[in-house]
């Protein structure tokens, strides 16, 4: 330069054909124990990279930019 692949809680990932977003782990607090870990029970946390656009309805189609990884000269 150009082609590909991705960006979703605090970390690593799911989300199928548009019908509104789970999952392990973590964090909090309770249970359990002399005590601590383990177990188990609840709860908090995402406006999905940024911004338009279509659409009755976008994490998912379009667009154009940011940033990450690979390949390409």
């Nucleotide at each position: 330069u150009g082609c590909g692949g991705g960006g979703u809680g605090g970390a690593g990932u799911a989300g199928u054909u548009g019908g509104a977003a789970a999952c392990u782990c973590g964090u909090u607090g309770g249970u359990c124990u002399c005590a601590u870990a383990a177990u188990c029970c609840a709860a908090a946390g995402u406006u999905c990279g940024u911004a338009g656009g279509u659409u009755c309805a976008a994490g998912u189609c379009c667009u154009a930019c940011c940033c990450c990884c690979g390949c390409u000269a």
Background: Predicted 3D model of a 73-nucleotide RNA (transfer RNA) from Chryseolinea sp. The organism belongs to Chryseolinea, within Bacteria. RNAcentral holds the sequence, with entries from ENA and MGnify.